[in-house]
A computed fold for a 366-nucleotide RNA from a Candidatus Aminicenantota bacterium, annotated as Bacterial RNase P class A. Its Rfam family is "Bacterial RNase P class A". Rfam links the family to the GO terms dimeric ribonuclease P complex, tRNA processing and ribonuclease P activity. It is recorded under the gene name rnpB. The prediction has a mean pLDDT of 76.
Order: sequence, then C1' cells, then structure tokens
RNA sequence: GAAGGCGGCUGGAGAACCGCCUUCCGGAAAUGCCCCGCAUUCCCGGAAGGAGGAAAGUCCGGACUCCGCAGGGAAGGAUGGUUCCUAACGGGAACGCUCCGCCGCACAGGCGGCGGAUACGGAAAGUGCCACAGAGAAUAGACUGCCCGCCCCGCGGGUAACGGUGAAAAGGUGAGGUAAGAGCUCACCGUCCCGGGCGGUGACGCCCGGGACUGAGGCAAACCCCAUCCGGAGCAAGGCCAAAUGGAGGGUGUUUGAGGCUGUCCCGGCCGAAUCCUCGGGUUGGCCGCUUGAGCGCGCCGGCAACGACGUGGCCAGAUAAAUGGUUCUCCUCGACAGAAUCCGGCUUACAGGCCGCCUUCGCAC
Repeated sequence: GAAGGCGGCUGGAGAACCGCCUUCCGGAAAUGCCCCGCAUUCCCGGAAGGAGGAAAGUCCGGACUCCGCAGGGAAGGAUGGUUCCUAACGGGAACGCUCCGCCGCACAGGCGGCGGAUACGGAAAGUGCCACAGAGAAUAGACUGCCCGCCCCGCGGGUAACGGUGAAAAGGUGAGGUAAGAGCUCACCGUCCCGGGCGGUGACGCCCGGGACUGAGGCAAACCCCAUCCGGAGCAAGGCCAAAUGGAGGGUGUUUGAGGCUGUCCCGGCCGAAUCCUCGGGUUGGCCGCUUGAGCGCGCCGGCAACGACGUGGCCAGAUAAAUGGUUCUCCUCGACAGAAUCCGGCUUACAGGCCGCCUUCGCAC
C1' cells in the first nucleotide's frame, strides 16, 4: 500500500416559497359565566419544537394500571461456571475450567505469552443413542498380522504389540519380561475418588498422602437428576362526562350455600342472596391516561471494566382513519434499511455509501 473479515459512528447537505401537527405569546370577533375577569370556538400574526438506529420482530425483562387468597401442594415452564453491574433480565463486565489458532521454550508426558470460542451444573443414580465402514462401538474384538505345534499350503492353540476401518478402537513414555506379546511387572505421567495444607470473595489453582482404573469413551440444544426462579391480564390497561335503549325464554338457590374469588388440578380459606345459560336490542361520542424520564449533554471522582456517586446545563413528537409534504436552485460521498401510537432496558433481524479502529493474507521499502 492492496484485498478480505469483524466492530463502532454516520446515514444526504444548504437556500427560498407555499402547505401540515403540538405548545406558548399577541390581536380581533362571537358565546357562556361565579362578570371588566375567566373559559370555549373560529380567524390573523409571531416564536420554539416535530419519527429511528433499528421506530421492525413481539423474543425476554420491567415501570404503570386493574383484578385481587401475590395461601399450601401437584403438574407445568424458564434459567444454568464464579463474582460483580443493573429496577430487572434469558442482558452486560471481569475472572475461572475446557477447547482452538499463532509464537517461543522444552523434547516421554508438556510449559509460557498473545488472540479467540462456548447453549459452560451432573455421564460414578438410572434409561437411551452413536448411521455407514469395520472383526469388534461399552455386558464391545480377531480382518491383515506375530509366535508355537501338527497328520503341512491346511488345521489346532496362544496373542492383540504393529497395520487397516472409522468422528471415535483395550490411556502415554521408558525399561524389564515373554515362544511371540500385553499394566504382565516396575518407574514417571494421566483419569477418578477420599483426606489434609496453602492462596483466592468465589468458580478454582498449587502441594502432600492414600486408594482405584488399564474398555480412563462421546452425546443431557436425549429422557432424566440437582440448584434457583415463576399470581394474572394488559393503554383496546384503567378512569370521568355525555347520550340512548331496555326485553323474551329456561335452570339452580337463600346456611342442607346456587354462584364467585383473572393460567390448569387438589386441599384450605374468603365473599355470598340472588345467580347462571340461550336469543335479541341500545351506546361505536368527547375528555383524561399522553409524555419530566430507572431520561439526555458536559465536568469531576471511584472502579481493571461493565457501571456508579456528586455537581451543572437544558426540555428534545404526542397524532387519533392517523401530523414534517410539494416546487425551484446549488453542492457531492449520487443517497441503503426504513415511519412513533403508554413508556423504558435488552435480544434478534435488515442496511447502499462515507469515516474510524482491530485482525488475517499478499506485495514493497528500511
């Protein structure tokens, strides 16, 4: 320097004219009233503001509102290393185990540094699965081989070191031993269990001792086991005002308790005199909720970091068949995905171009 990958920010700009929504100020007219003030309606003028990083998906968690046994249990569901952050989370940060890549050291086994991945509790409680290939895949072996013997080109016995199949095949290295071999024996490693010591908040790490193993398997996003957690419904929540229409039929019940108590079932508890079912009618109007919030910017302090405390500055959409559109000119990176509807924190998905950072590969120069 180029290419690729990952991540972050941005995501058309400026001017003019006309038009739209919200709030505020001023003016004029009308109406009402608690009457010289207030409120409402329409009009005129002015000022400020007016869609996103995902507004998408509706997948998690909440705030808020209402119901109201958010009592016990069962079933069911969710999460899953440790610690910390947070209102909370299935989210985030750091650390730890395991694994992968590169580099360096060592040369039996490995160790260290840098970078990365994880849907990371338990496989020694039990059940189940591991296709095909292969002799044999966990109650697992004899195909090629090696050794010995014999009635010798075949048969019998021993063996599993070497080779092959496979994702995975009787732990590893060395020595001894053997007919040939094998944890067969030994030493050092390895895996698991138990006990103890040291370090760490902890997951864990290091050391010592004892025992077991030679089929030390893998899979729990298989069933399962363990630990923790789990009221419900949702702004069409909920509240106020105005208006209109009011029925028909049937069942059960009033302490021998019908019916009800916002996921299912059981137990318990509470309310309860009217209640439940079917068919049909009226009201589809207005206001509130509605935007000041676990919020944002800046400074400073604490913390490895996520993040938090303190100080300070400003208010940044509230529509309701649904508001930001149209025209002209200029600029250049020539314009992607895409429009709030109660609000917020995450996750997932989509995204042209531009800028920045990190990583990998290639080339050039020193």